This is a predicted structure of a 531-nucleotide part of an RNA (small-subunit ribosomal RNA, 5' domain) from an uncultured bacterium.
The full RNA is in RNAcentral, with records from ENA, Greengenes and SILVA.
Its mean pLDDT, the model's own confidence on a scale to 100, is 85.

[in-house]
Context: one part of a larger RNA
RNA sequence: GACGAACGCUGGCGGCGUGCCUAACACAUGCAAGUCGUACGGGACCGGGGGCAACUCCGGUUCAGUGGCAGACGGGUGCGUAACACGUGAGGAACUUGUCCGUCGGUGGGGGAUAGCCGGCCCAACGGCCGGGUAAUACCGCAUACGUCGCUGCGGGGGCAUCCCCGCAGCGGGAAAGCAGCCGCAAGGGUGCACCGAGGGAGAGUCUCGCGGCCUAUCAGCUCGUUGGCGGGGUAACGGCCCACCAAGGCGAUGACGGGUAGCUGGUCUGAGAGGACGAUCAGCCACAUUGGGACUGAGACACGGCCCAGACUCCUACGGGAGGCAGCAGUGGGGAAUAUUGCGCAAUGGCCGCAAGGCUGACGCAGCGACGCCGCGUGUGGGAUGACGGCCUUCGGGUUGUAAACCACUGUCAGGAGGGACGAAUACGGGGCCUCGAACAGGGGACCCUGGGUGACGGUACCUCCAGAGGAAGCGCCGGCUAACUCCGUGCCAGCAGCCGCGGUAAUACGGAGGGCGCGAGUGUUGUCC
Numbered sequence: 001g002a003c004g005a006a007c008g009c010u011g012g013c014g015g016c017g018u019g020c021c022u023a024a025c026a027c028a029u030g031c032a033a034g035u036c037g038u039a040c041g042g043g044a045c046c047g048g049g050g051g052c053a054a055c056u057c058c059g060g061u062u063c064a065g066u067g068g069c070a071g072a073c074g075g076g077u078g079c080g081u082a083a084c085a086c087g088u089g090a091g092g093a094a095c096u097u098g099u100c101c102g103u104c105g106g107u108g109g110g111g112g113a114u115a116g117c118c119g120g121c122c123c124a125a126c127g128g129c130c131g132g133g134u135a136a137u138a139c140c141g142c143a144u145a146c147g148u149c150g151c152u153g154c155g156g157g158g159g160c161a162u163c164c165c166c167g168c169a170g171c172g173g174g175a176a177a178g179c180a181g182c183c184g185c186a187a188g189g190g191u192g193c194a195c196c197g198a199g200g201g202a203g204a205g206u207c208u209c210g211c212g213g214c215c216u217a218u219c220a221g222c223u224c225g226u227u228g229g230c231g232g233g234g235u236a237a238c239g240g241c242c243c244a245c246c247a248a249g250g251c252g253a254u255g256a257c258g259g260g261u262a263g264c265u266g267g268u269c270u271g272a273g274a275g276g277a278c279g280a281u282c283a284g285c286c287a288c289a290u291u292g293g294g295a296c297u298g299a300g301a302c303a304c305g306g307c308c309c310a311g312a313c314u315c316c317u318a319c320g321g322g323a324g325g326c327a328g329c330a331g332u333g334g335g336g337a338a339u340a341u342u343g344c345g346c347a348a349u350g351g352c353c354g355c356a357a358g359g360c361u362g363a364c365g366c367a368g369c370g371a372c373g374c375c376g377c378g379u380g381u382g383g384g385a386u387g388a389c390g391g392c393c394u395u396c397g398g399g400u401u402g403u404a405a406a407c408c409a410c411u412g413u414c415a416g417g418a419g420g421g422a423c424g425a426a427u428a429c430g431g432g433g434c435c436u437c438g439a440a441c442a443g444g445g446g447a448c449c450c451u452g453g454g455u456g457a458c459g460g461u462a463c464c465u466c467c468a469g470a471g472g473a474a475g476c477g478c479c480g481g482c483u484a485a486c487u488c489c490g491u492g493c494c495a496g497c498a499g500c501c502g503c504g505g506u507a508a509u510a511c512g513g514a515g516g517g518c519g520c521g522a523g524u525g526u527u528g529u530c531c
Base pairs, nucleotide, nucleotide: 001530002529003528005527006526007525008524009523012377013376014375015374016373017372018370019369020335025333026332027331029330030329031328034069035068036067039066040065042063043062044061045060046059047058048057049056050055076288077287078286086212087211088210089209091208092207093206095205096204097203100201101200103198104197105196106195108142110140111139117132118131119130120129121128122127149172150171151170152169153168154167155166156165157164158163178193179192180191182189183188214260215259216258221251222250223249226248227247228246229245231243232242233241263285264284265283266282267278268277269276270275290311291310292309293308294307313324314323315322316321341367343366344365345364349363350361351360352359353358380410381409382408383407390401391400392399393398414472416467417466418465419464420463424458429452430451431450432449433448434446435445436444437443475520476519477518478517479516480501481500482499486515487514488513489512490511496503497502
């Protein structure tokens, strides 16, 4: 000097930050991932139209279901990990890629189910069984498919080579989905959003290599899928990743193997630097999600708030069986020297879904608590003595506290009261222009312009004006030397102090108190740790 600090005494206001370092201990309760009716069929309720009625059509709200996308992001934690985990490299390849951008081409024709629902039954619950019947952008055949994929053949080019690239031909395999407005008498047309195949880009991911950064030799030898080859399997893909066979290799004092410790980095602290120490907050990467294992779905997971199995634990039970996972945000118990609210809001930024309106969002934006840190401000200003009172000291003359107070004149920050009052909000949406798709004066789209118009949690907050009145706002440590600051009383090697040297045994500037002084000041000291 620094700190995610703690503890003592003290404590006025504000801004910006920051706050379980310990038990990756256990968790009550609420919330943290949904959304789409422009994919689909229903139940309930409401409104409207048609019909004598049965009923039917349209629209809305709501409920679950089928289906789609998202749930692999965002958020948490640091257990494990000494490793291609991390950092770095304009090193590399044998790879994958939903959504997005741009390009090319296509979307023909059929079929059978099933949930919801209805009926019956079992069940404490979770849930389950049987029968009937239904829709789709769900599912399954068929057709077509230049290109794409596989095989074969021919030709050309490249390479040391396994082989690679290009062109042509043949054979074989493989796609799709519609929905909502509009125009039209209709046939049909066009638009928006979707669907399928292919290759390109952006971005993301997978794999691989060189180099770099802990302690320990009181760990010296380690290794059999081990090291390499051939063939195969597997994967999106290379590879002992896995397997059969063959060879006997591979690593190591430049520290293998073992043990200990540890997430890594940008950075942070310190230091003149070199270096040392650290890795909270913020950002990038990694690992993990009660413990261990496993796969499913999917473009992506071996998946925190998904599934299955096993273990420990907790809870419910009708004893047959079930349910659960805060290292998400709050909050509770426990541990600890120690670390906050079961708050408000989606107004902004961002994310997911949706054509949109919008919905969801403990991400986030705010507010609350804590002098935990940094910064700013205040607790008044000027005058005021023959120097009051009191306190303390005294050589008894006086000195000091001390312009300090009183008193006089002012000021009005902050806090208090009253009034006004934002920025953060725009590119939502509507209308018009212009441009554009279109055969169109149907209709539609737009990132540009004009215009109308809505939205604020914070918050009646910031800020401004006014009101009153010095009023509500100072402590802590120290005073032997180091080290700025001295006297008196008490005590008497006692009680005590102490960072080091050392003080105290009857005049103690070192203990305790007082007066005075010194230092810092909403703080000040102590302790701990690092440089």